A computed fold for a 250-nucleotide part of an RNA from a Candidatus Nanoarchaeia archaeon, annotated as large-subunit ribosomal RNA, domain VI. Its Rfam family is "Archaeal large subunit ribosomal RNA". For this family Rfam cites "Crystal structure of the ribosome at 5.5 A resolution" (Yusupov et al., Science, 2001).
Context: one part of a larger RNA
Order: sequence, then C1' cells, then structure tokens
RNA sequence: UGUUGCAUGUCUGAGGGGAAGGACCACUUAGUACGAGAGGAACGGUGGCUCGACGCCGCUGGUCGACGGGUUGUCCGGCAGGGCACGCCCGGCAGCUACGCGUUACGGGGAUAAGUGCUGAAAGCAUCUAAGCACGAAGCCCUCCUCGAAAAGAGACAUGAGGACCCCCAUAGAAGAUGGGGUUGAUGGGACAGGGGUGUAAGAAUCGAGCUUCGGCGAGAUUUUCAGCCCGCUGUUACCAACCGUCCGU
Repeated sequence: UGUUGCAUGUCUGAGGGGAAGGACCACUUAGUACGAGAGGAACGGUGGCUCGACGCCGCUGGUCGACGGGUUGUCCGGCAGGGCACGCCCGGCAGCUACGCGUUACGGGGAUAAGUGCUGAAAGCAUCUAAGCACGAAGCCCUCCUCGAAAAGAGACAUGAGGACCCCCAUAGAAGAUGGGGUUGAUGGGACAGGGGUGUAAGAAUCGAGCUUCGGCGAGAUUUUCAGCCCGCUGUUACCAACCGUCCGU
C1' cells in the first nucleotide's frame, strides 16, 4: 500500500517451522521363559545419569571500564582532593550469564516400507496380485509447541469513537516498532527513608619506633567513626521536567 469507512479485541487455520527429544546404566520382570546341563533372555515397570532443547537468576560460581578501598609512577607548589597510564591489586549490588536451577509428557489414530498373509485367476493345479481384502517400523501424516488473513477465494464474530503527531520515559530498543505516563500525574530526575557495596573518610585530640641544629620532625596506632563515599534497587514526597498545542477520522 492492498483487502471497498475506521479502530480495538477474540478467533478460524490455507500454509510454514520444530528433533524436542536421543542414548546409557541399575533394579525389577527373573535365576523366570529356553536349555540335559553349562548357561541364560525379552515385552513391560521403576529410578538414575548423560547429550540436546526451552526457560530462569532464589542458591552456587563468573563478569561487573556503575561503585568502594589499597598501592606505583607522574602532574596539578604542600595538605586535602583529583587527572593520566582499562597502571596493578582486593572486593563488589543490579544487569548479563553457566559451571547453577526448573521442565523435557504418556500414549493414541491414519496411510505405508521391507516383510507376513486371505481369497484368487491368467495357467482346470499352484501362486500374497493381475481385480479385491487384512496386517506390518524409532521412519511419513495427525494428535504436541510455534508462526500464520497479503490465504487476491485477501476470512469470521463482538464492541464502538477514536487515532496519530508532540512531551517525560523503559519491563522495549540499530532506525522504525513495542510498552508505560502526560498535572484528575509518582513517568523520569532531585530530596528523604529503607535496603545494599566498600570497609572506618577529612579534620582534631592522645600516643608513637626513630631522627634532631634540641626549636622540632615523624611512618604508624587509638578515639571521634558499623565512619566516609557510592548505588542502574524499593518506597515516600509535586521540588524540577511531562509545556503549549496541532492534524486525521466518526
């Protein structure tokens, strides 16, 4: 854009995709069937493990160039506080993840393959086949999951007035799209509170190995201090920003 007004919702399901499961072990069946004995099954059932598939982050682990701390070199005159070298190192929430966790389902139907048959001629017999009929696989088609009205045969039903731009955003995200909010407001930011990370800030006081030109200097320790700094989380609160509006449609 089309589907002969538009929007929303619920469906149908032509057609498409899937492997969503696969092996193994143990127990049982059973020392049974079978076999003179020696030996020794299976169908079925139960449990486990592994590979794969799908999903998740409560636990464990990883990462965490948000963050906190230690430390090296250098620069900002010194202190404090910082910049640069992903400097190196110790931790680490959210998020993302696997090495972690959860699920992984029984069967049934239909048509068949090799094969097994029934009836049965050609060919007085025989023959599963030529006509006809019945069985028969982890394989095929359904049953299961998923996409799917652009399926041009472009579907059905229900409801009825809204939709888009714009602005603030994230459970979304390459752009579109999707979802939430727009003052009748907690959508984002801020503030505060809770929770969490790091690990006890600066300044001050007291002590202090040792050095000293005897004036002082001084790594470090303790207290103030479960501090300081920080937070992609949760909540509260209109302080800030969601303003002003426009267009299309009935």